This is a predicted structure of a 122-nucleotide RNA (SAM riboswitch aptamer (S box leader)) from a Caldilineae bacterium.
RNA sequence: UUCUCAUCCAGAGGGGGCGAGGGACCGGCCCGAUGACCCCCCGGCAACCGACCGAGGCGAUGAUCGCCAGUGGUGAGGUGCCAAUUCCGGCAGGUGGCGCCACCGCACCUGGAAGAUGAGAG
Numbered sequence: 001u002u003c004u005c006a007u008c009c010a011g012a013g014g015g016g017g018c019g020a021g022g023g024a025c026c027g028g029c030c031c032g033a034u035g036a037c038c039c040c041c042c043g044g045c046a047a048c049c050g051a052c053c054g055a056g057g058c059g060a061u062g063a064u065c066g067c068c069a070g071u072g073g074u075g076a077g078g079u080g081c082c083a084a085u086u087c088c089g090g091c092a093g094g095u096g097g098c099g100c101c102a103c104c105g106c107a108c109c110u111g112g113a114a115g116a117u118g119a120g121a122g
Stems, first nucleotide, its partner, number of pairs: 001122008013042005021031003025090004043082003048078002051074004056068004086114001091111006098105002
């Protein structure tokens, strides 16, 4: 850096450093000198990978055992995460009432795009 798959309305903050923008992009709306973003320390959340403990199914043995999975749990390993649903929308379809009413805007629903994280592959 590219591809594939899974998940994204739950959850979890204190201290120190720095000093101006930050929330990917665009629009909106927020956060920020009462110091955001970022970095470090400590703490925590979660359960993707790994590990461990059980329940289940299949096979097999004298016993041990092997395999399977959309299964429950633990959390001291590898990541990740700890403002706002991925903060909301952006594209398409549908539903409904309203508005300066074909189109359009607004609200809601469904799907998609983009992005993030993990696992695997190149």
The prediction has a mean pLDDT of 82.